[in-house]
RNA sequence: UGCAUUAAAAGCCAUCCCUGUCGUGAGGCAGGUGCGGAAAGCCAAGGGUCUGGGAUCAGACAGCCGGUUGCUUAA
Repeated sequence: UGCAUUAAAAGCCAUCCCUGUCGUGAGGCAGGUGCGGAAAGCCAAGGGUCUGGGAUCAGACAGCCGGUUGCUUAA
């Protein structure tokens, strides 16, 4: 110095639910709350789930898998 494991500090994010608002909808945004998270940062190209539509299609979800980048103390 690198990798893996375990434990920890500071800071970060925020499930469900509630309120407001936007959207036909899946859902988005803001506030409250906090189930949880070491990538719960970013990415909708791939698989998957969901929504609209009679269909070709058009969309939503990164806190499902995946891809990619990355912080910290000690043993």
Description: This is a predicted structure of a 75-nucleotide RNA (c-di-GMP-I riboswitch aptamer) from Sulfurovum sp. Rfam family: c-di-GMP-I riboswitch aptamer. Rfam links the family to the GO term cyclic-di-GMP binding. The model forms 94% of the base pairs in the Rfam consensus. The coordinates come from a structure-prediction model, not an experiment, and the mean pLDDT is 80.